A computed fold for a 73-nucleotide RNA from a Puniceicoccales bacterium, annotated as transfer RNA. The organism belongs to Puniceicoccales, within Bacteria. Its Rfam family is "tRNA". The family's RNA type in Rfam is transfer RNA. Rfam's curators write: Transfer RNA (tRNA) molecules are approximately 80 nucleotides in length. It was read from a public genome assembly.
RNA sequence: GCCCUUGUAGCUCAGUCGGCAGAGCGCGUCCUUGGUAAGGACGAGGUCGGCGGUUCAAAUCCGCUCGGGGGCU
Numbered sequence: 001g002c003c004c005u006u007g008u009a010g011c012u013c014a015g016u017c018g019g020c021a022g023a024g025c026g027c028g029u030c031c032u033u034g035g036u037a038a039g040g041a042c043g044a045g046g047u048c049g050g051c052g053g054u055u056c057a058a059a060u061c062c063g064c065u066c067g068g069g070g071g072c073u
Stems, first nucleotide, its partner, number of pairs: 001072007010025004019056001027043005049065005
C1' cells in the first nucleotide's frame, strides 16, 4: 500500500426487505427475610465511532474518515 471483517446501554451481543432502538449480565428503588444471599416487581441508562449524501423516513443504503481484529505484498 491492497483486501476481508468489526464499531449499537457500564460489559457481552441481537436488530430481517430502510418504518417507534432491544436482550442477558450489571446498576437503582421497592417487595420478600430477624439480617444477607437467592427470588420477584418496577425503573434509569443510547444523538447506533465521526462527517457528509440519498430518501417522506437511515443503526440499516452510498462516499469519505477514525479506531479494533485478521490476511496479502